RNA sequence: GGCAGAGUAGAAAAUAUCGGGUCAAGUGCCGUGUGAACGGGGAGUUGUCACACAGACGAAAAUGCUUGUGCAUUGCCGUGAUAUUUUCGCAUCCCGCUGCG
Numbered sequence: 001g002g003c004a005g006a007g008u009a010g011a012a013a014a015u016a017u018c019g020g021g022u023c024a025a026g027u028g029c030c031g032u033g034u035g036a037a038c039g040g041g042g043a044g045u046u047g048u049c050a051c052a053c054a055g056a057c058g059a060a061a062a063u064g065c066u067u068g069u070g071c072a073u074u075g076c077c078g079u080g081a082u083a084u085u086u087u088c089g090c091a092u093c094c095c096g097c098u099g100c101g
Stems, first nucleotide, its partner, number of pairs: 002100004010088010020077003029055001031053006040095004061074005
């Protein structure tokens, strides 16, 4: 020098637990700005994520109790967090690591 491979953050789904909303927040979508992270090392995007502002769209309530703008139950939401399992997984480049010859 050649060929093959491993490993991160994280993402998705399922299940469980505890919450939030149901007086519509959250989720999803468009734009602008700021910031952050991105295998062991370095670089790093037009990709990813977070936040702020702005815009468009948009929803499932029912029953019982009650002095009740209250409470409970069953539902609902492309709902939040955590745990487990499975699947996927450095955008990309260089070096390194493991194996083979």
Molecule: THF (Tetrahydrofolate) riboswitch aptamer